[in-house]
Formats: sequence, structure tokens, C1' cells
RNA sequence: UUCCCCCUGCGGGGUUGGGUGAAAUUCCCGACCGGCGGUACAGCCCGCGAACCCCUCGCCACUCGUUCUCGAACGAACGGCGUGGGGCCGAUCCGGUGAGACUCCGGAGCCGACGGUGACAGUCCGGAUGGGAGCAGGGCCAC
Repeated sequence: UUCCCCCUGCGGGGUUGGGUGAAAUUCCCGACCGGCGGUACAGCCCGCGAACCCCUCGCCACUCGUUCUCGAACGAACGGCGUGGGGCCGAUCCGGUGAGACUCCGGAGCCGACGGUGACAGUCCGGAUGGGAGCAGGGCCAC
């Protein structure tokens, strides 16, 4: 002081105010928010992550069948959990500076899973005290 491997910790923000209504943080006006890696500093450039769907493999539970040394083994269907892979997966322009910026500065825009709900949700509640891209530190080995 690297890779591989192991361990630990960390790892998402946001409807003030007003209108209508029996009812809305869900509609309307307005307000607010922006995970991770890359790159000239990025929600909207490239890529990753979560939800959901499909497949593979492994494990577990239950049911059925076959065999047998009667304890189980094997096979099949359905279900649950996990590994790996795939699918799906939103949105930006103009001017300026500069060697270089869809990233900075100025301006004007746009986007946001699923389920729930007295009324339609990026912001409320829930799966989730979960998962996670990844970040930091330590150990081991070797030099």
C1' cells in the first nucleotide's frame, strides 16, 4: 500500500398558507423536495438502486404418488424465502463564462413505483425497525 475474501458502521427529502365541498395535506391556487456511481459541481447526460413481472438454481413447509430396511428416500403439483439473470422503469431547454459545463451563473420549464383512503397523493398512512446502489473504517493475505 492494491485485488480477492471476512467483519463493523453509515446509507431519502418534502404540501407553510388559501379556495370548493358532507368529506380532500389526494381536486384547484399556491408551497415544498431531490438516493448512489461517473463526468467541470447533474432529480430531468450515461449508468445503478427500490416496487412489480418472468426465468434459473438452492432451501423450507404442506399435499399426493412410488419404493422400502417402516425410518425415510425419490418424484410431482401448489406455496413461501433466498441466489443469479432478464423485463419494466419519469423528466431540459435558452443565454453567459470557460480549454472543457444539457452539471457552474442567470432565466424559463418539466418529472416523480405499488397498495390504502369519507375525494383522484412525488409530500399522508402501509409493505418498511425491510431492502438497497454505494460510502467509510478495520482485519486477513501478499509485496
Predicted 3D model of a 143-nucleotide RNA (FMN riboswitch aptamer (RFN element)) from an Actinomycetota bacterium. It was read from a public genome assembly, where an Rfam model found it. Its mean pLDDT, the model's own confidence on a scale to 100, is 84. The organism belongs to Actinomycetota, within Bacteria.